Molecule: small-subunit ribosomal RNA
Organism: uncultured prokaryote
């Protein structure tokens, strides 16, 4: 630091995703040791059981208990034991009394609040500590406790007797202190312990009492300014509320509390209510700004089973304290009590989860104590747990026969791997033994020294001397022994992301973070080899930050991706022109306090190193005082006119509002003339008309809009405005002079205007027209057309507030190249032509520079560089929808979410395809012709049936007279039999001498058996070929043509398809290859950011057409000579045809015309042929996962006594029926008949077969020629002469079927071709629709040939006879270029919407149901404080007394907790039923969009 994924491919914009870093973590595999840290995030959910606040006998009265002393008494061994007594000593249960249980320690539930942090502030207390000042005199009454009776199960409690204090009260006194009217008045204390003691007291110490003061006191309370979550779908809140004067109240201020008086205070700079939460030093992550978080330490707050209250006290409205209410456990004798682990362990239970009922007060720190001490779950150790950080080990070093074994192979290796053995080596770590620091400092104790002192008490300081104080602890650490010994795992391995094979598996079973992987060859699944990463761990899951500039302060954007309010005016609020002067509020320097430690960061020490402790320094970016500056911003005075205003005279204009008024049409109504028809459509029809329409003329009502002009012309904020005239009225521009003097811009709510639709009331209603009727089309047609037609449409008043309200562009301002036209103005020359000109201003338009910009474009009227306020956006759907609110008469708007789903969705351009988009061209593509096919019989081929089997493949063009150049056996692949199992055929290995064969026998044959002949052939003498064996392996027409190769089919013989270098474009890509005219052609020409070059096109090839040359036999015959025939001979004077070889010719080469002078086209001459002469071969890039695994080859899968070999029989030839390809024919351009004429090309050895003979015929017998220009198939036909049929199912036509035969063959039955006689079927020119052909073609006669024993209507070839048409390019087909649109890229067989229909998902509504919370009003009121108190009971004081103060009980009044009744708000859950909305392989119905998408959207 970035990467993956939207697409065919780009660029963007946009979400998702990942890789780091982290934790109080949990799972899931594995697990060696050590430091240091951490450990109930969830039920503030309930709790068993132990401990977690005591102390002080130097405050007190005092003995249950233990010890010591004494004493008595009693055994008795006269010093021992018992009892028992003495508070005498050490000490102490319970008491009374101090102090302290407000610290330590725990949770985070409430709290959005002066609670927290941060910085000040004044009206205040404040125990114990230190230091002043001045006291501690002198009395009194009680009362717990022990006793005595009691009541209770127990907690507990009653009364009575009696008794102490440093307990409590009064008096005294009063430096200082408290109130005051300034005279005066009020107010205190306690002893204890030690020592001497003349016994009276001195002393010294702890204490107490007022008081004052310190300790930067400490701690606490209060007050303020500043920061502290979310929602406005919470906008109004408040009556002690705000303030004030008086009081009371409090340590103290103060509506804190009450009386009265004001009517205030708070809130868009978010008050109120609602959800959520303990702040913070820090923590985590970032480069930083943020952004998440608040476990451990640390500082604060608040809480303690819920609610409520106060008491005491220096501190509480008190965690282990008290009352009352509640709920809950628990004891209980049922009458009553008892109780609070969010304290340290523990236990239940939640829960994905968080530990031992541990030792210790050695240390540190805290309580009480004079002190020893005690007591302390604080803390200081230990156990658990890889929970996190650090840190070490699991060995080292040699070792190559590159062992074995695993894995993989191309079988040759190759990888596991120096890895293991093996050898030489060490010994940390855990084991055993053995030594051992430091954490300890104190306190006591004793002698002695020193200060104080009256002192050798006692205290303080520091030495001296002995015994001593450690939980941890078998400590840390150091040694010493043995032996490689006690010690590796877990994810990953398609891309991102380091790391590939093999096998299983077959869209199954799985994986998956995102993309996405698996439908028989998976580096993505499951397993193994083998690597890659980290390592006592590693990996999944959670969660936070980052990457994400994806909320952008730093640092985003809004023409078309998300996104400018439809337009103004205007509040509040941001912003603000020039100059001077004050000020010092922002703004900058400096200085001073604070910023707690502890973290973090730098620099030292300590621990063997680190983690981790530790000093120290920086640093805490903050706030506050204060000192100074004075430019910029603010304020505040005071000018100034450039900005914005006014004023004067002008211009333009569908600017607005109101009342008038024209004429064009349409429509109606009334008359005339007239007649058979209109009207309407793609074609009809409804509809109108003989009751006179329609057309035409003339008159008449009425409504509504306002041709021309008219214009990217005008005007308005926008939305919008269009005949005249007239009133009223806004706003703009120009030019100039004068005034005001910043008055300004923008604008959140707020207000006004706002098309079309639609609403209410009232009119008006001619046209047009939703709804609605009818005709039509159509498979339907609730459209689209067409004939009618109602609301509207128009006016008045009112309402709605929406629109692609669009420039998809917010308003203002000032800059920033040109240029070209246009609306209204004005300047300036010229002077009447209504001209010429531009240097400035104002509008509305079109290119275009820099620059923006994803691109597309924009470009002074900005989407460019800048200021200034406003509004808007953050991924697609769900949705501009639910709910709620506000507005409306409704429709409706408006403000606006969430579960839930997807990994997209988008935007611009780019290459293709595609169009029921355009241009332009071709082509038997249509047209104009001929002649078929579809009709009927027959052949063959296909489908479907059938069958044991009809083997198998081709299936739109481009399968179907295809593979099949020929199925009766063979063929053959298919079926039912019966057969053999190294095989029918190959190679290796081995044997044996044979192979081989004759008879016969059984069998349907293969094939077995018996038997007879055979003893072999080549040869370097080694063996080879040929049989036999055995097993490794043969075989396979068995699957996959969607694993291939190789052939071929097609578009298409169509003119395309590329590259190189270069330019252009961020790029995909585009240029060239476009244009222009031209060609059969991307042929060629010229332009021209291109130049150039492949592969194609054409041409070289063969064939035909012409002419010469050169050869003449088997060819030929003109002259000779012969013949029935060129039949023979001669002839070469081979002349002609012929053969077959080689050249010749044809190039738009010549002429003229057109064109651009070009390419090239017309047209003509010559020529045997003219414009690629004619035919053929020739087949770019690519498409179609076309076709072929059955021609052949091969992956990789199956079969292997069978899916292989071989064998007879059957089947492929089947037959209700469908197609497709031919054939014969329907007949007179014919059939019969008889008689005559001409051919090209092929084939041919045991083949082709002559002559003659036999037969009606097939064809039979013969066997001449002939390896072929010599013989032979082999008579061509049709045509031609003649003659007969006479238009009929015939003399047309032959199916079909009976008899008879030929031939081929091992064999014609299933299943062959022909022949003769008999028979004589459907057809009388063919519906819808469809095919070929542009000349020697079509039609149309025949021959040959290849397969082939035989079998052709087919297939390929010969030739003979020999036409018609073509205006032409509109259309239907295919195809080329170029342009256009697009939401297609599997490319239109494309995509893609919407109901219904089923499943699931979540959510709205919903008769209401059941919770929480909360508001207001009433009721009630435990403890407890406060006030009042007539009862009743009272110890200190005062009084002689009665009695009084004061006191406590009760009662009572105010306040309040629970609780209750009532109607509300609000929020969760739920809920017949329903609405709609998502997601699903496949389903229904249509065909809305996407193209002109077939009526643009």
């Nucleotide at each position: 630091a970035g990467a993956g994924u939207u697409u065919g491919a780009u660029c963007a914009c946009g979400g998702c995703u990942c890789a780091g870093a982290u934790u109080g973590a949990a799972c899931g595999c594995u697990g060696g040791c050590g430091g240091u840290a951490g450990g109930c995030u969830u039920a503030a959910c309930a709790c068993a059981u132990g401990c977690a606040a005591g102390u002080c006998g130097a405050g007190c009265g005092g003995u249950a208990a233990c010890a010591g002393a004494g004493a008595a008494u009693a055994g008795c061994u006269u010093g021992c034991u018992a009892u028992u007594c003495u508070g005498c000593u050490g000490a102490c249960g319970a008491g009374c009394g101090g102090c302290g249980g407000a610290c330590g320690g725990g949770u985070g539930a409430g709290u959005a609040a002066c609670g927290c942090g941060u910085a000040g502030g004044a009206a205040a207390c404040u125990g114990c500590c230190u230091g002043g000042u001045a006291g501690u005199g002198g009395g009194g009454g009680a009362u717990a406790g022990c006793c005595c009776a009691g009541a209770g199960a127990a907690a507990u409690u009653u009364g009575g007797a009696u008794u102490a204090a440093u307990a409590c009260c009064g008096c005294a006194u009063a430096c200082g202190c408290c109130c005051u009217a300034c005279g005066g008045g009020g107010g205190a204390a306690a002893a204890g312990g030690g020592g001497c003691u003349u016994c009276g007291g001195c002393u010294c110490u702890u204490g107490c009492u007022a008081u004052c003061a310190g300790a930067u006191a400490u701690g606490u309370g209060c007050c303020u300014g500043c920061g502290u979550a979310a929602g406005a779908u919470u906008a109004g809140c408040u009556a002690g509320u705000u303030g004030g004067u008086g009081a009371g109240g409090u340590a103290a201020u103060g509506g804190c509390u009450c009386a009265c008086c004001a009517a205030g205070g708070c809130g868009a700079c978010g008050a109120u209510c609602u959800u959520u939460a303990g702040c913070u030093g820090g923590u985590c992550u970032g480069a930083g700004a943020g952004g998440a978080u608040g476990a451990u330490c640390a500082g604060c707050c608040a809480c303690a089973c819920u609610g409520g209250a106060a008491c005491u006290g220096a501190g509480a409205c008190a965690c282990g304290g008290u009352c009352c209410a509640g709920a809950c456990u628990c004891c209980u004798a049922c009458g009553g009590g008892a109780g609070g682990c969010a304290g340290c362990a523990g236990u239940g239970g939640g829960g994905a989860a968080u530990a031992u009922u541990g030792c210790a007060c050695a240390a540190u720190g805290g309580a009480c104590g004079a002190a020893a001490g005690c007591c302390u779950g604080a803390u200081g150790c230990a156990g658990c747990c890889a929970u996190a950080c650090c840190g070490c080990g699991u060995g080292u070093g040699u070792g190559a026969a590159g062992a074995a074994g695993g894995c993989u192979u191309u079988c040759g290796g190759g990888u596991u791997g120096u890895a293991a053995a093996g050898c030489a080596c060490u010994u940390u770590c855990a084991g055993c033994g053995a030594g051992g620091a430091g954490g300890a400092a104190g306190g006591a104790g004793u002698u002695g020294u020193a200060g104080u002192u009256a002192a050798g008490a006692g205290c303080u300081a520091g030495c001296u001397u002995a015994a001593u104080u450690g939980a941890c602890g078998u400590u840390a650490c150091u040694u010493g022994c043995a032996g490689a010994a006690u010690a590796a795992g877990c994810a990953c391995c398609g891309g991102c992301u380091a790391a590939c094979u093999c096998u299983g598996u077959g869209c199954c079973a799985g994986c998956a973070g995102c993309c996405g992987c698996g439908g028989u060859a998976a580096u993505a699944c499951g397993g193994a080899g083998g690597g890659u990463g980290c390592g006592a761990g590693c990996g999944u899951u959670a969660a936070u930050c980052g990457g994400a500039a994806u909320u952008a302060c730093u640092g985003g954007g809004c023409g078309u991706a998300a996104a400018g309010c439809g337009c103004g005016c205007g509040u509040a609020g941001g912003c603000g022109g020039c100059c001077u002067g004050a000020u010092a509020a922002g703004u900058u320097g400096g200085a001073u306090g604070u910023g707690a430690a502890a973290g973090c960061c730098c620099u030292g020490g300590g621990c063997u190193c680190a983690a981790c402790c530790u000093a120290g320094g920086a640093a805490c970016u903050g706030c506050a005082u204060u000192c100074a500056a004075a430019a910029c911003u603010g304020u505040c005075a005071g000018g100034c006119u450039a900005g914005a205003g006014u004023a004067u005279g002008g211009u333009a204009g569908a600017g607005g509002a109101u009342a008038g008024u024209g004429g064009a049409a349409u429509u109606u109504c009334c008359g005339g003339u007239g007649u058979a028809g209109c009207g309407g459509u793609g074609a009809a029809a409804u509809g109108c008309g003989u009751a006179g329409a329609g057309a035409u003329c003339g008159g008449a009502a009425g409504g509504a809009a306002c041709a021309u002009c008219a214009g990217u012309g005008g005007c308005g904020a926008a939305g919008g405005c269009g005949g005249c005239u007239a009133u009223c009225u806004g706003g703009a521009c120009g030019a100039g002079u004068a005034u005001u003097g910043a008055c300004g811009c923008u604008g959140a709510g707020g207000c006004a205007c706002g098309a079309a639709a639609g609403c209410g009331u009232g009119g008006g209603g001619a046209g047009c027209a939703a709804a609605c009727a009818g005709g039509a089309u159509u498979a339907g047609a609730u459209c689209c057309c067409c004939u009618g037609g109602u609301a509207g449409u128009c006016c008045a008043c009112g309402c709605c507030g929406u629109a692609a309200a669009c420039g998809a562009u917010g308003u203002c301002a000032a800059c920033u190249a040109g240029c070209c036209g246009u609306u209204g103005g004005g300047a300036g020359c010229a002077a009447u032509g209504u001209g010429c000109c531009c240097g400035g201003g104002a509008g509305g338009g079109g290119c275009g520079c820099a620059g923006c910009g994803a691109a597309c474009g924009c470009g002074a009227g900005a989407a460019g560089g800048u200021g200034a306020c406003c509004g808007c956006c953050u991924g697609g759907g769900g949705a501009g929808u639910a709910c709620g609110g506000c507005c409306g008469c409704a429709a409706g708007g408006u403000u606006a979410a969430a579960a839930c789903u997807c990994a997209a969705a988008u935007g611009a351009a780019u290459u293709g395809a595609c169009g029921g988009g355009g241009g332009c061209c071709c082509g038997c593509a249509c047209a104009a012709g001929c002649g078929g096919u579809g009709g009927a019989g027959c052949a063959u081929g296909u489908g479907g049936u059938u069958u044991a089997a009809u083997u198998c493949g081709a299936u739109g063009c481009a399968a179907c007279g295809c593979g099949a150049a020929g199925a009766a056996c063979c063929u053959u692949a298919c079926c039912a039999g019966g057969u053999a199992u190294u095989g029918a055929c190959a190679u290796c290995c081995c044997g044996a001498g044979a192979a081989u064969u004759u008879a016969c026998u059984a069998g349907a044959g293969a094939u077995a058996g018996u038997u007879u002949a055979g003893u072999g052939c080549c040869u370097u003498c080694g063996g080879g070929a040929a049989c036999a064996g055995u097993g490794a392996c043969a075989g396979g027409u068995g699957c996959u043509g969607c694993a291939u190769g190789g052939c071929u089919g097609u578009c298409g013989u169509c003119a395309g398809c590329u590259c190189g270098u270069g330019u252009c474009g961020u790029g995909a890509g585009a240029u060239g290859u476009u244009g222009g005219g031209u060609u059969a052609a991307g042929u060629a020409c010229c332009g021209u950011a291109a130049c150039g070059a492949g592969c194609g096109c054409a041409a070289c090839c063969c064939u035909u057409g012409u002419c010469c040359u050169u050869a003449g036999u088997u060819g030929c015959c003109a002259g000779c000579c012969u013949u029935a025939a060129g039949u023979u001979g001669g002839g070469c004077a081979c002349a002609c045809u012929c053969u077959a070889a080689a050249u010749a010719g044809a190039c738009u080469g010549c002429c003229g015309g057109u064109g651009a002078c070009a390419a090239a086209c017309c047209g003509g001459a010559g020529g045997a042929a003219g414009g690629u002469g004619g035919g053929g071969a020739u087949g770019a890039u690519g498409u179609c996962a076309a076709g072929u695994c059955a021609u052949c080859a091969u992956g990789g899968c199956c079969c292997u006594u069978a899916u292989g070999g071989g064998u007879a029989g059957g089947g492929c030839u089947a037959c209700a029926c469908a197609c497709g390809u031919g054939c014969u024919a329907c007949a007179a351009u014919g059939g019969g008949c008889a008689g005559u004429a001409c051919a090209g090309a092929g084939a041919g050895c045991g083949u082709u077969g002559a002559a003659a003979c036999c037969g009606u015929g097939a064809g039979g017998u013969g066997g001449a020629a002939c390896a072929a220009a010599u013989c032979u198939c082999c008579u061509a036909a049709a045509g031609c002469u003649g003659u007969u049929c006479g238009u009929a199912g015939u003399c047309c036509g032959g199916a079909u079927u009976g008899g008879a035969g030929u031939c081929u063959g091992c064999a014609a039955c299933u299943c062959g071709a022909c022949u003769c006689c008999a028979u004589g079927a459907a057809g009388u020119c063919g519906g819808a629709a469809u095919c070929g052909c542009u000349a020697g073609u079509a039609a149309u006669c025949g021959c040959a040939a290849a397969u082939c024993a035989g079998c052709a209507u087919g297939u390929u070839g010969c030739g003979g006879u020999g036409a018609a048409u073509a205006c032409g390019u509109u259309c239907c087909c295919g195809g080329g270029c170029c342009u256009u649109g697009u939401g297609c890229a599997c490319a239109c067989c494309g995509c893609c919407c919407g109901u219904c229909a089923c499943a699931c998902c979540a959510u709205g509504g919903g008769a209401g149901u059941g919770g929480g919370u909360u508001g207001u009003a009433c009721c009630a009121g435990a403890a407890g404080u406060a006030g009042g108190u007539a009862g009743u009971c009272u110890a200190a004081c005062c009084g002689c007394a009665a009695g009084g103060a004061g006191g406590a009980c009760g009662c009572u009044u105010a306040c309040c907790a629970c609780g209750g009744u009532a109607u509300g708000g609000u929020u969760c859950a739920u809920g017949a039923c329903u609405g709609g909305g998502g997601u699903g392989a496949a389903g229904u119905c249509g065909g809305a969009a996407c193209a002109a998408g077939g009526u643009a959207a």